Predicted 3D model of a 390-nucleotide RNA (Bacterial RNase P class A) from an Acidimicrobiia bacterium. The model forms 90% of the base pairs in the Rfam consensus. The prediction has a mean pLDDT of 76. Taxonomically the source falls in Acidimicrobiia (Bacteria, Bacillati, Actinomycetota).
[in-house]
RNA sequence: UGAGCCGGCCGGGUGGCCGCGGCACGACACGCUCGUCGUGAUCGUGUCGAGGAAGGUCGGGACUUCGCAGGGCAGGGUGCUGGCGAGAGCCAGGUCGGGGCGACCUGACGGUCAGGGCAACAGAGAGCAGACCGCCGAUGGCAUCGUUCGGGCAACCGGGCGGCGCACAGGUAAGGGUGAAACGGUGCGGUAAGAGCGCACCAGCGUCCGGGGCGACUCGGGCGGCUCGGUAACCCCCGCCCGAAGCAAGGCCGAAACGGAGACGCUGGGGCGGCCCGUCCCGCUCCCUCGGGAGCCGUCUCCAGGUGGGCCGCACAGAUGGAUGGUCACCCAUCCGGACCCGGGUAACCGGCCGGUGGACAGAAUCCCGCCUACAGGUCGGCUCACCGU
Numbered sequence: 001u002g003a004g005c006c007g008g009c010c011g012g013g014u015g016g017c018c019g020c021g022g023c024a025c026g027a028c029a030c031g032c033u034c035g036u037c038g039u040g041a042u043c044g045u046g047u048c049g050a051g052g053a054a055g056g057u058c059g060g061g062a063c064u065u066c067g068c069a070g071g072g073c074a075g076g077g078u079g080c081u082g083g084c085g086a087g088a089g090c091c092a093g094g095u096c097g098g099g100g101c102g103a104c105c106u107g108a109c110g111g112u113c114a115g116g117g118c119a120a121c122a123g124a125g126a127g128c129a130g131a132c133c134g135c136c137g138a139u140g141g142c143a144u145c146g147u148u149c150g151g152g153c154a155a156c157c158g159g160g161c162g163g164c165g166c167a168c169a170g171g172u173a174a175g176g177g178u179g180a181a182a183c184g185g186u187g188c189g190g191u192a193a194g195a196g197c198g199c200a201c202c203a204g205c206g207u208c209c210g211g212g213g214c215g216a217c218u219c220g221g222g223c224g225g226c227u228c229g230g231u232a233a234c235c236c237c238c239g240c241c242c243g244a245a246g247c248a249a250g251g252c253c254g255a256a257a258c259g260g261a262g263a264c265g266c267u268g269g270g271g272c273g274g275c276c277c278g279u280c281c282c283g284c285u286c287c288c289u290c291g292g293g294a295g296c297c298g299u300c301u302c303c304a305g306g307u308g309g310g311c312c313g314c315a316c317a318g319a320u321g322g323a324u325g326g327u328c329a330c331c332c333a334u335c336c337g338g339a340c341c342c343g344g345g346u347a348a349c350c351g352g353c354c355g356g357u358g359g360a361c362a363g364a365a366u367c368c369c370g371c372c373u374a375c376a377g378g379u380c381g382g383c384u385c386a387c388c389g390u
Base pairs, nucleotide, nucleotide: 001386002385003384004383005382006381007380008379009378010377012331013330014329015328016327017326018325020049021048022047023046024045025044026043027042028040029039030038031037032035051361055372056371058370059369060368061367062366063246064245065244066243070277071276072275073274075242076241077240078239079238080093081092082091083090084089094109095108096107097106098105099104110237111236115235116234117231118230132176133175134172135171136170139169140168141166142165144163145162146161147160148159149158150157151156184202185201186200187199188198189197203227205224206223207222208221209220210219211218212217250312251311252310253309259303260302261301262300263299264298265297268282269281270280271279283296284295285294286293287292288291332359335356336355337354338353341352342351343350344349
């Protein structure tokens, strides 16, 4: 000097003119219950007026309504350790893995001996499986040669010993093949050939002991059988947590319309988002007099009709078809080019000057906190790499 990594901050400024929304005051106009009243898309003055994400609507909470309180099922969330937090989440770490020269970035994380499912095709075989190609063939078998013993007139037959051959029976899972994955790895011994069959070392598992750490874990030592997979954002099991719905929540006022039919009202009905338990409530009036009928009330279903207005909720912006925009000028950020003048520096270089260029993502809607995504440019701090100079 350049490039990068991590964290924080800013994210155009000033002035004029025209135009928006709220509030206050005043004017004007209209209305009326004639007042220190009300309304107005009219006018004037003053004042206030979007974000770090306002975006996504992925979460949590405040708040509101329902439920007397409660328990359970279903359902949902979560899952390595420690800490903070109401929670969402955040901070710091652990183990395994991936990317980068590096600073750093990033994925996963309870359980497979509770049980179940799945893994196409290929392959002999996909979980306590398996023999395709190979290897062996000691032993049993077949065949041949030599030798020897016995029998036989002979051809030959039988037995023993030794050699060569076949690869039938049988043995093998070391080598090769198939596959994403094949029942520990390397080496030595052993064997007919092989195999943890045995041994050495290693990995894994089990167990015992010691050191470090709050812990997840980690470092080290001894012993041992020799090693019966993968997948749980597959079902599932385990631990912990969770009522539901949501400001279009929910209240208040005003206005208007025309109500009608059916079922149930004590073993049935009604009252929390689904189900169960539990729990609470279950009638009233009149008439007739066997007992019924009618009306009201409660819940549900269907048909028909009215309203769709205002205020609150609602805020140092508070809208409700939803407001801050347009224009001009100057300054400045960024980038490009230029003259070869001035200043700084040991130098590489940096700044001043002139001309051009023109500034990202983007817009509150009950509020707060998080998560995710988008973002031109600038700035501060720490760190990494490269180059140059001293």